[in-house]
RNA sequence: GCGGCCGUAGUCUAGCCUGGUUAGGACAUCGGCCUCCCGAGCCGACAGCCCGGGUUCAAAUCCCGGCGGCCGCACCA
Repeated sequence: GCGGCCGUAGUCUAGCCUGGUUAGGACAUCGGCCUCCCGAGCCGACAGCCCGGGUUCAAAUCCCGGCGGCCGCACCA
């Protein structure tokens, strides 16, 4: 340099193909219940679509560009 895959809360992840009400789940954190206490369990709260642009009534989703990560290939006189 070329190609492929990936990027969603503090962490992991579903949804992307086929656009549509308030983006779902788990762990963690915080509060409550329970318990003699802790833990476990139950209930609740907090917090997210990598960045920019385009298309559209409407974009996590489609298109373009960029950034970052991983893998493969090429180059290395």